Context: one part of a larger RNA
């Protein structure tokens, strides 16, 4: 000069479109942010009733979502991420293709009964239902096998209807989405040189979805390391972003894929998938309640608060679209997501008016006093109506006869009126732009040079001019 999630001074018409705790991964009132599902199952209340039933509501069993979606960037020099390959694995729902879908049992929670406690919660008895559990029995086909054969293994049927429609178990491919393993690539330090005993490699077992010292007996002694191991400090990674002519350098906000991480450490449950933000145990530190005996909780989800900081926004609508969980469906949930609000924070757009108008007005400023400048500038005539204002119409986004949060919004169409709309910095030299008056090495200025001690174009004020403009400047940071 360029850029900036920026701050800070002054200054500030409108619109779009981006964007907005970079600081303390600090504490956190309130409130939402995960539900569904009566076409599983039984009870229970509530309305209505043509007494047949026929609608909705509650708490619990069960089913499938809560491992998505949404935060953050602590911690990670790592196979964590980026490419590029590999074999020894799973994969709920999706999709196609096989095969069934028998016979029976025993609980149990709600409900009731009779009790503990302040409460959170809870105990003990009767008795119930199911797509919840358990046994037999059968197997296309699959798993093990020493290839004779053995073995092991599954299930649920229901409910609805006028046709229908939803599922369930075995198997086989296929989609998807992980998990695992390996070459190469990305910081800083030798004032870090010697690291390692489950350490390095066998064998047998275990354990996993699955290799694999992942783990365990036992055998060897190895392994790794100046091509920088061990050890310290820093850092999530990529695609990208800024810069540059390019190589390169810096950086990793927003918008994307990955990892991590959920008050701190630490555990497994339970699931097709977690070692699970808004589940569960223990520990610890805070909070809060408490009837002192014993309970509660976790915003690095949206808003919001307090506190730190130079500095960062609404405790709004709305599920109309998009998209996701449930359900056959109607639909119900969704701080995702779409809107709306605030902020010139930032990029682009547009306006603050247009033409005529010389007596070169009055004023200002300078001055050689003659005049020159501000200066066609302003008066004043004559027009416009972008933006603002006001009245009236009045969308698209919805695919489909119902559904629009935005939003009576953009837009369109009349009026009325120049009226309501320029600052800010700078003028020695780099660097476009000069005069006066005050100051007198004071005050004060400054990015470098350097200006200031009585004629300062460098202070500070005026006029006057230059640059840019809804912004100008300064401070930071890259390049």
């Nucleotide at each position: 000069a360029a850029a900036c999630g920026a701050a800070c001074g002054c200054u500030g018409g409108c619109g779009g479109c981006a964007c907005g705790c970079c600081u303390a991964a600090c504490a956190c009132a309130u409130g939402c942010a995960a539900g569904u599902c009566g076409a599983g199952c039984g009870c229970u209340c509530u309305u209505c009733u043509u007494c047949g039933g026929a609608a909705g509501g509650g708490a619990g069993c069960g089913g499938c979502g809560g491992a998505c979606g949404g935060g953050u960037u602590a911690g990670u020099a790592a196979c964590g991420c980026g490419u590029g390959g590999g074999a020894a694995c799973a994969u709920a729902c999706c999709c196609u293709u096989u095969u069934c879908u028998a016979a029976g049992g025993a609980a149990u929670a709600g409900c009731c009964u009779c009790g503990g406690g302040a409460a959170a919660c809870u105990g003990a008895g009767a008795g119930u239902a199911a797509u919840a559990c358990c046994u037999u029995a059968u197997a296309c086909g699959c798993c093990c096998u020493u290839c004779g054969g053995g073995g092991g293994a599954a299930a649920a049927a229901u409910g609805c209807u006028u046709u229908u429609g939803c599922g369930c178990c075995c198997a086989a491919g296929g989609a998807u989405c992980g998990g695992c393993c390996c070459g190469c690539g990305g910081u800083c330090c030798a004032u870090u040189a010697g690291a390692u005993a489950g350490u390095u490699g066998g064998u047998g077992g275990g354990g996993u979805a699955a290799u694999g010292g992942c783990c365990u007996a036992c055998c060897a002694a190895g392994u790794c390391g100046a091509a920088g191991a061990u050890g310290g400090a820093u850092a999530g990674c990529u695609g990208g972003u800024c810069u540059g002519a390019g190589a390169g350098g810096a950086u990793g906000a927003u918008c994307a894929g990955c990892c991590a991480c959920a008050c701190u450490g630490g555990g497994a449950c339970u699931g097709a998938g977690a070692c699970a933000c808004g589940g569960c145990c223990c520990a610890g530190a805070c909070u809060c309640c408490u009837a002192c005996g014993g309970g509660a909780g976790g915003c690095a989800g949206c808003a919001g608060u307090g506190g730190g900081g130079a500095a960062u926004a609404u405790u709004g609508c709305g599920c109309a679209a998009u998209g996701g969980a449930g359900g056959c469906a109607a639909c119900u949930c969704u701080g995702a997501c779409g809107c709306a609000g605030c902020a010139a924070c930032g990029c682009c757009g547009c306006g603050u008016g247009g033409g005529c108008g010389a007596u070169g007005a009055a004023g200002g400023u300078c001055u050689u006093c003659g005049g020159a400048u501000c200066g066609u500038a302003a008066a004043g005539c004559c027009c416009u109506g972008u933006u603002g204002g006001g009245a009236g119409g009045g969308a698209a986004g919805a695919a489909a006869u119902u559904u629009g949060a935005c939003g009576g919004u953009a837009c369109c169409u009349c009026c009325a009126a120049a009226g309501a709309a320029a600052g800010c910095a700078c003028c020695g030299g780099c660097u476009a732009a000069c005069u006066c008056c005050g100051u007198g090495c004071c005050a004060g200025c400054a990015g470098c040079c350097g200006c200031g001690g009585u004629a300062a174009u460098a202070c500070g004020g005026a006029g006057g001019g230059u640059g840019c403009a809804a912004a100008c400047g300064u401070u930071g940071u890259u390049c």